A computed fold for a 372-nucleotide RNA from a Sedimenticolaceae bacterium, annotated as Bacterial RNase P class A. Model confidence (mean pLDDT): 79 of 100. A source record names the gene rnpB. It matches the Rfam family "Bacterial RNase P class A". Its family is annotated with ribonuclease P activity, tRNA processing and dimeric ribonuclease P complex in the Gene Ontology. By type it is a ribozyme.
[in-house]
RNA sequence: GGAGUCGGCCGGAUGGUCGCUGCCCCGUUUGGGGUGGAGGAAAGUCCGGGCUCCAUUGGACAGGGUGCCAGGUAACGCCUGGGGGGCGUGAGCCUACGGAAAGUGCCACAGAAAAUAUACCGCCAAACCCAUAGCUCUCCGGAGCAUGGGCGGUAAGGGUGAAAUGGUGUGGUAAGAGCGCACCGCGUUGCUGGUAACAGUGACGGCAGGGCAAACCCCACCCGGAGCAAGACCAAAUAGGGGGACGGGCGGUUGAUUCCGCCACGCGUGGUCCGCGCGGUCCCUGGGUAGGUUGCUUGAGAUGUGCGGCGACGCACAUCCCAGAUGAAUGACCAUCCUCGACAGAACCCGGCUUACAGGCCGGCUCCCUCU
Repeated sequence: GGAGUCGGCCGGAUGGUCGCUGCCCCGUUUGGGGUGGAGGAAAGUCCGGGCUCCAUUGGACAGGGUGCCAGGUAACGCCUGGGGGGCGUGAGCCUACGGAAAGUGCCACAGAAAAUAUACCGCCAAACCCAUAGCUCUCCGGAGCAUGGGCGGUAAGGGUGAAAUGGUGUGGUAAGAGCGCACCGCGUUGCUGGUAACAGUGACGGCAGGGCAAACCCCACCCGGAGCAAGACCAAAUAGGGGGACGGGCGGUUGAUUCCGCCACGCGUGGUCCGCGCGGUCCCUGGGUAGGUUGCUUGAGAUGUGCGGCGACGCACAUCCCAGAUGAAUGACCAUCCUCGACAGAACCCGGCUUACAGGCCGGCUCCCUCU
C1' cells in the first nucleotide's frame, strides 16, 4: 500500500423568529415566565416476562414448543463460554447437533438389487449333464483330450444411482471374499484428563439390519386462557327496569286498583263557552350508553466509579429524573457552514430476535506485496 474479518459509535451543526404539547410558578377571564418533548430500529408483532382480569385442590390425557454441554437471566426459541461436525491459506464464519435394533412409512429416475436381500456385464477349478464338421486311439460300438453351453462358485472389477452391505495394503484362492494379517474406521469395555459435552489411550470383537425423525413416532424438559379496546372509578339527556305513596264517580270485566268505556280532573288549542286533541301523578333507586377520570410512566431505570468473573453478567457506592398525547403534541420558516443528510416516527411497560438504513468515525485481528 492492497484485500479481508470481527466489534463499537454517530445519524447534519450553530443561531434567530413563530407555533404545538406534559409539568411547575405567577396572575387567575383572556395571559406571562421556566422546564421537558421520538428511535437505533419507535417497525414486523416472531419469542420471553412484568402488570390486569378470568379460570384453577392435585394429577393425567389432548395440543403446542424446545432438543450437544456448562453458565447468565425475571424469563426465553435470547446471550456468554466450551465440545463435535462442515467451510476458509488465515483472522474467522455456519451448524434443530437426542433416538433409525420399539413400531409404521418413504427412498423419484436409473439399476440385477433401495433392504427378510439380490446378480446385468464380467471372473472361475474339479465333478456332473448336453453338443461338436477339431485332435488322438479304436475291437468301429465308442473312449480320451480340447472347445462351446448348462448346472455351480464369486461379489475383486465394470455399469446404475444422491446413496449399493466398512476403507487401504498384503497374504491367500480356481476366481474371489474379514477368509487370515497390518493400519485406519466402527462396536464393547477399562484407564487417564475434564463439572460436563467430549478428548486421549489400552484390551477385546472380524464387523453389526444403508439413508430420512425441519415423516409419523419414541424419549427428556417446558407451557392455564385472554389481553391496556386488560382492568378500576365517576356518571347526563331520552327511553325502559325495580320499589313506595296517592289515584273522584258510575258501568262492564279479571285471580288482581287487571283492563275497557263514559263523566269528572289536568294539559294544549282559543278572548270565553261548546267542541277537538293528548294524559294516571309524585318521590326514591340498581344496571347500562354518551362523556369524563384512572391505569400512564420511577423503571428487571440511566450515568459514573470501584470490586468479582475469561465472558454473558452480578454486587456496592454516588449522582440524576430523561415524551406521556387521546382526533392524538414533538413542527414550520430564515441565516451561516459542511462531507448536502438514509431508513423511518412513541400509544401499558421491559428483555431479545428479525428486517430497513445515504454517509461517516474509532478499535482489535488476519492474509498478500513493497521498503528499511